[in-house]
The RNA shown here (small-subunit ribosomal RNA) has 1483 nucleotides and comes from a soil metagenome. Its Rfam family is "Bacterial small subunit ribosomal RNA". The coordinates come from a structure-prediction model, not an experiment, and the mean pLDDT is 82. RNAcentral holds the sequence, with entries from MGnify.
RNA sequence: AAUAAGAGUUUGAUCCUGGCUCAGGAUGAACGCUGGCGGCGUGUCUAAGGCAUGCAAGUCGAACGCUCCGACGUUUCGUCGGAGAGUGGCAAACGGGUGAGUAACACAUUGGUAACCUGCCUCAAAGACGGGUAUAAUCCAGCGAAAGCUGGACUAAUCCCCGAUGUGCUUAAGUAGCUUAAGUUAUUUAAGUAAAGCUUUUGCGCUUUGAGAGGGGCCUAUGGCUUAUCAGCUAGUUGGUGAGGUAAAAGCUCACCAAGGCUACGACGAGUAGCGGGUGUGAGAGCAUGAUCCGCCUCAAGGGCACUGAGACACUGGCCUUACUCCUACGGGAGGCUGCAGUCAAGAAUCUUCCCCAAUGGACGAAAGUCUGAGGGAGCGACGCCGCGUGACCGAAGAAGCUCUUCGGAGUGUAAAGGUCUUUUCUGUGGGAUGAACAAAUGACCGUACCACAGGAAUAAGGGGCUGCUAACCUCGUGCCAGCAGCAGCGGUAAGACGAGGGCCCCAAGCGUUAUCCGGAAUUAUUGGGCGUAAAGCGUCUGCAGGCGGAUUUUUAAGUUGAACGUUAAAUCUCAGGGCUCAACCCUGAAACCGCGUUCAAGACUGGAAAUCUAGAGGACGGGAGAGGCAAGUGGAAUUGCCGGUGUAGUAGUAAAAUGCGUUAAUAUCGGCAGGAACACCAAAUGCGAAAGCAUCUUGCUGGAACGUCCCUGACGCUCAGAGACGAAAGCGUGGGUAGCGAAUGGGAUUAGAUACCCCAGUAGUCCACGCCGUAAACGAUGGAUACUAGACAUUGGAAGUAUCGACCCUUUCAGUGUCGUUUACAAAAGAUAACUCGUUAAGUAUCCCGCCUGGGGAGUACGGCCGCAAGGCUAAAACUCAAAGGAAUUGACGGGGACCCGCACAAGCGGUGGAACAUGUGGUUUAAUUCGACAAUAAGCGAGGAACCUUACCAGGGCUCAACUACUAGCUGCAUAUCCUGGGAAACCAGGAAGCCUUCGAGGGUGCUAGAUAGGUGCUGCAUGGUUGUCGUCAGCUCGUGCCGUGAGGUGUACGGUUAAGUCCGGUAACGAGCGCAACCCCCGCGCUGUGUUAAGUUUUCACAGCGAACUGCCUACCUUAAGUAGGAGGAAGGCGGGGAUGACGUCAAAUCAGCAUGGCUCUUACGUCCUGGGCGACACACGUGUUACAAUGGCCGGUACAAUGGGCUGCCAAACCGUAAGGUGGAGCUAAUCCCAUCAAAACCGGUCUCAGUUCGGAUUGAGGUCUGCAAUUCGACCUCAUGAAGCUGGAAUCGCUAGUAAUCGCAGAUCAGCCACGCUGCGGUGAAUACGUUCUCGGGUCUUGUACACACCGCCCGUCACGUCAAGAGAGUCGGUAAUGCCCAAACCCCGACGUCCGUCGGGGGAAGGUAGGACCGAUGAUAGGGACGAAGUCGUAACAAGGCACGCGUAGCGGAAGCUGUGCGUGGAUCACCUCCUU
Repeated sequence: AAUAAGAGUUUGAUCCUGGCUCAGGAUGAACGCUGGCGGCGUGUCUAAGGCAUGCAAGUCGAACGCUCCGACGUUUCGUCGGAGAGUGGCAAACGGGUGAGUAACACAUUGGUAACCUGCCUCAAAGACGGGUAUAAUCCAGCGAAAGCUGGACUAAUCCCCGAUGUGCUUAAGUAGCUUAAGUUAUUUAAGUAAAGCUUUUGCGCUUUGAGAGGGGCCUAUGGCUUAUCAGCUAGUUGGUGAGGUAAAAGCUCACCAAGGCUACGACGAGUAGCGGGUGUGAGAGCAUGAUCCGCCUCAAGGGCACUGAGACACUGGCCUUACUCCUACGGGAGGCUGCAGUCAAGAAUCUUCCCCAAUGGACGAAAGUCUGAGGGAGCGACGCCGCGUGACCGAAGAAGCUCUUCGGAGUGUAAAGGUCUUUUCUGUGGGAUGAACAAAUGACCGUACCACAGGAAUAAGGGGCUGCUAACCUCGUGCCAGCAGCAGCGGUAAGACGAGGGCCCCAAGCGUUAUCCGGAAUUAUUGGGCGUAAAGCGUCUGCAGGCGGAUUUUUAAGUUGAACGUUAAAUCUCAGGGCUCAACCCUGAAACCGCGUUCAAGACUGGAAAUCUAGAGGACGGGAGAGGCAAGUGGAAUUGCCGGUGUAGUAGUAAAAUGCGUUAAUAUCGGCAGGAACACCAAAUGCGAAAGCAUCUUGCUGGAACGUCCCUGACGCUCAGAGACGAAAGCGUGGGUAGCGAAUGGGAUUAGAUACCCCAGUAGUCCACGCCGUAAACGAUGGAUACUAGACAUUGGAAGUAUCGACCCUUUCAGUGUCGUUUACAAAAGAUAACUCGUUAAGUAUCCCGCCUGGGGAGUACGGCCGCAAGGCUAAAACUCAAAGGAAUUGACGGGGACCCGCACAAGCGGUGGAACAUGUGGUUUAAUUCGACAAUAAGCGAGGAACCUUACCAGGGCUCAACUACUAGCUGCAUAUCCUGGGAAACCAGGAAGCCUUCGAGGGUGCUAGAUAGGUGCUGCAUGGUUGUCGUCAGCUCGUGCCGUGAGGUGUACGGUUAAGUCCGGUAACGAGCGCAACCCCCGCGCUGUGUUAAGUUUUCACAGCGAACUGCCUACCUUAAGUAGGAGGAAGGCGGGGAUGACGUCAAAUCAGCAUGGCUCUUACGUCCUGGGCGACACACGUGUUACAAUGGCCGGUACAAUGGGCUGCCAAACCGUAAGGUGGAGCUAAUCCCAUCAAAACCGGUCUCAGUUCGGAUUGAGGUCUGCAAUUCGACCUCAUGAAGCUGGAAUCGCUAGUAAUCGCAGAUCAGCCACGCUGCGGUGAAUACGUUCUCGGGUCUUGUACACACCGCCCGUCACGUCAAGAGAGUCGGUAAUGCCCAAACCCCGACGUCCGUCGGGGGAAGGUAGGACCGAUGAUAGGGACGAAGUCGUAACAAGGCACGCGUAGCGGAAGCUGUGCGUGGAUCACCUCCUU
């Protein structure tokens, strides 16, 4: 100095676990839309696929000869200059490209080389003397299409050869010193071994040796990928001896000998990959990566090989082979862009066939110089980073346009226009560098950068987004369509999520998308996670390797720490400073690069060595406990069978039955016999064992643990990958055995079916011996060891103390087994936990070791391997698919869970419905229309409390179009508002005509016509709404404030004990209070009093009205907690809410209603509006609901005699009287009503008579005839009257409704609507007036508490499997095709080695050797008829397995069976509800 952010998504809600997704940064990028300028970078990531063309390595005449040309002197010849090929030298092994191969000493870091080489360069020492033979070029001849080749002849050198010399060097043999591993220094002897000249200049070269610098070869240690579903690999392999070979060590190669070498610290194999400096990201640790720049390696069309050389097994050298391309006269040849440009192909995708050697660097040369696609530059591409611009300042309460609107306005917006100004950029003109070093000359870039002047706002803005995450919102269109989407999700007629418009937000010459990496992700956790129930402890133990390890002393110095030195290339990163106008970029310096090596030091801790100790561990001795194990015996009860006796018709079984057994004598009962299996009581929360597991009794053999003594050893310990042993039940093999039970199977039931549950039988099996199997919910769903952190109680075993004769008891202690935190008693504290819970038997605090986990499904599956007789076990994936799956707890709801309570809920009663006829409503059907709505309870005598027209919304037909109706504006007319007449017509209406105008005189009012905004709609949406209503339910509930508890959802309050009709009240209580409900307040009735009163005969008063009083468990007794209250009694008109009404909490049912009204949106406008006539809503095979009348004698009919209340009345009620059998008519008194009328107001009742049990003197439907009334009108389609007719029906199946007292039942009266009435309906009124309630088991509904839950759209829930159809991926599969790396054999090019020959050119033989052929295997990939499973898919089929006790508790292992979920047997688990019992704790 720098230094760490989260969010969305599982649920009704919560906490947790856990995955998925997003916000950030980056890129050699690509794609879409857009695009002004400059600087600096960067640009085939794919086909190491193929390449046209040009260029990329030459140079030297001061090494050499020759040919040609030019100039000069001049013409013998010489000099100078240039060009050409050739000999020779040097270079060509550098520079440039690529990443195919390579998992390796390839790379990086550290060392070594005493095991090595080194041209050019530098330094040092010494030297360079003689001689010789060829050959290319050239010429001649020949062959060939060409490439090229052959023969002959001539010639030079710094070409080549021979001799001399030897400072030296090499080799061999010695001696001495120093080191060691082979070395080195000095020295002696012997042998061998050099050279080249060119120039005439400050020379350059040549030879030998040594040294240096730089470069290279080889070796070592350490480091860095995936895979064990690759576990064993290796014959030159490992070592030795000898030989060969190399610059050099070495199995590098060969011969012989030995049998080694590597590997769980991962050999061998497979896959992938150039490595590093660095780069991206990250707080860091890490993770990912290896473009550009730098270092190293590697390759040069594929493969092999050597030559030359200092250096190569050589990118633009050679030979051979293969593939490909090209030329050809078909005989034969040529070629290698992974150099720079460029081209084709591939691909989502990557540039100019440019300029220059001016600079930097390289090769050659003495130099001038030549060459240089290295390099310097320019070009193209927004590919990246950085910088600049597209103008600046004024300018309206704010233009136009556009958008929205509540119609007022708002937004775009100072934005524009307009005014003033500036000129970066642009254009034009002029000037004009640095880069040039090195005296001069020399610039590709380039007239470039830069500067000045002029012109003119002039040349320059887009992309994405706007539901949340995530900054930014409205309108329209669309209507689960079209579409969007990163996740959650949006869209089914009011979409801020689709598309468009406007507005807004973000970034900006860019913006988005896609792909990939890091981050967020503590989501592999070293830093920094977990494993009781979420994924996760091996079934248990023994134990090798490994990891870890008690106390003390001495020592060592491996780990560790410190210091110094060396190295860790440069660039990059960081910091400071500087240069381009800034920045990017570049330069300089510093820091850093956490690593390795060497030396020195320290000695705590860990490790090593040595020694000692006893607390860990083990041993010894002693007496005890125990269902520990194995074996052999043994006992009684019971079941079954057999035999015998007694005895007779049933027995057995179930919810009920049946199959079965039984007169051939069962069951029952008595006695005897046989056989197998298991061990009642004791028995317990008991004990033992590593776990599985272990129970009659006795004996034998045997393992372990606890206690006591503190005697012995002296760290001998803990854990444990791999390994080994044991391991319930089922199952398998062989042989036995078989009483009971009992998979499979058969039969009987149940059922829609019943491959089940229940019943009757019954085989394997269960039992024994031996051998396999190796799994379980093998569970405490909790690995082992050690230490620490208060206890209480109970119990098992041991010991000690006190006491005792000895015990018991009591106390203490060691080891085990258990329980204990509840509102209280038992305190369980702290701590932990997501919570539940755990809590000295930890899930607390710590250490060590092992095992295991990383979203759900696919799947514990496939393939491979190992094991098994088999069944199967162990190990163990991927594709694909989902955005969750899950744990704990909360609130509800639900349960064929539990407890308590209530209700005409049941029961006890009374009367009905369901059967008949009719009325009425509904469905259905029919119809031109039978208008519409209401559909379990909560529709159906409901909207409708009055459908002949009207109503009326429906149908047919005929009319009208500013309209039947409301309100407004403009113009015209001028008739008051209007009316009348004629014609057509069913009417509405149409056509024509007639007369006719108010006024304050202002064209004021009104009317008509025209035009325009508008009217109108019972058209749609009650799932857009208001309002209103039904229902749960007049059920007793529903909440809030503060406090407290809980991480939280939430709880408490509101639980509990009593009590009540009641969350009513009381007690009690981490709650205290409060609100909406309950109750009360309101109205009516019941008693009394006071006052008033039209009317009335009512005057001690009926009635009406207005007030007041009275009832409160107030009094007494009993019970209860000194309570609330309950039961009884007294008094009272009334007694415990006196009876009735109104009153309906929070909410539920998207309940009902757009047709009562209102209303958003949509929709129709000469019609879906409106008017009229007629029809329909009244149809009729049928089904349902609600009623009426009945079926009769408790009755019908006739006659007589009584007694009400509520109501209504002027378009009305209508008296008396008269007429008519009656309905009714005439009539008109009275009454706007306590007066008159409906209405003498009733009917049941009572009295008398008749009928006498029958389809009747019951019942009245239906039909005929005649009338009355209302009304414009009575046919569809009214009511009533009279006469006649006289149907069904004789008390109603399954089922079902109402009612608890003035109630049910029964009897009549009134009213609304209304001209009339289909009213038997509805709403009220009074008359007569019962029965029954033991009780809460059951049915229905409701309330409270509790419990389980996989439900929350809440059980009308959720959900499993087969089958059918479609799509997808993976595995198997007779096989088929291809690839990779090897192996055996055959053949074999160039080349290498050996040998022989040799005319010195080479030839022959042998061995190796790329490619090729052939053979059998290994591994990988592609494909494949078919069959099987898996995932997903819209409302398919069959069942109902699971979740509640899920209706047979569920699950795990195993076996059998079955369309399927599944069922059954056997053992085990609780992750089972409920009830009872036992035990424990407390009292």